């Protein structure tokens, strides 16, 4: 330097194919349950979807740039 791919809750990861309310699971917070803690149960709460533009009535999702992270060629 050129391809491809991956970045989403505190932590692992769907969701992107086909554009239409952003999710599940652990953790941590609250309540119950218990002498107390664990364990179990029920809540409720956590995101500017890496950044910037840009298409679009509507972008995590499409385009384009840029930053980081792996893999391949040179």
């Nucleotide at each position: 330097g050129g391809g491809c791919u991956c970045u989403u809750a505190g932590c692992u990861c769907a969701g992107u194919u086909u554009g239409g309310u952003a999710g599940a699971g652990c953790a941590a917070c609250u309540g119950a349950c218990u002498c107390u803690u664990a364990a179990u149960c029920a809540g409720a709460a956590g995101g500017u979807c890496g950044g910037g533009g840009g298409u679009u009535c509507a972008a995590a999702u499409c385009c384009u740039c840029c930053a980081g992270g792996g893999c391949c060629c040179g």
Predicted 3D model of a 74-nucleotide RNA (transfer RNA) from a Candidatus Nanoarchaeia archaeon. RNAcentral holds the sequence, with entries from ENA. Its Rfam family is "tRNA". About the family: Transfer RNA (tRNA) molecules are approximately 80 nucleotides in length.